Predicted 3D model of a 76-nucleotide RNA (transfer RNA) from a Chloroflexota bacterium. Rfam family: tRNA. The family's RNA type in Rfam is transfer RNA. NCBI's taxonomy places the organism under Bacteria, Bacillati, Chloroflexota. Its mean pLDDT, the model's own confidence on a scale to 100, is 81.

RNA sequence: GCCCCUAUAGCUCAGGAGGAUAGAGCACCGGUUUCCUAAACCGGAGGCACAGGUUCGAGUCCUGUUAGGGGUACCA
Numbered sequence: 001g002c003c004c005c006u007a008u009a010g011c012u013c014a015g016g017a018g019g020a021u022a023g024a025g026c027a028c029c030g031g032u033u034u035c036c037u038a039a040a041c042c043g044g045a046g047g048c049a050c051a052g053g054u055u056c057g058a059g060u061c062c063u064g065u066u067a068g069g070g071g072u073a074c075c076a
Base pairs, nucleotide, nucleotide: 001072002071003070004069005068006067007066010026011025012024013023019056028044029043030042031041032040049065050064051063052062053061
């Protein structure tokens, strides 16, 4: 350089064949409970890597970029 894969919350992951307000566990914050802490229970905040395109409608499809991972070549 070329090819393939991946990118969703602080972390680990879901998200059927595109359908309206994107979820879970842990962590974090607040509360209940307790003499206190922990545990348990209740509530809350928090995200689709970036930019375009297709579409009535995109986390999902297409293109480019960025980042990460893997494979391969660099002969005379």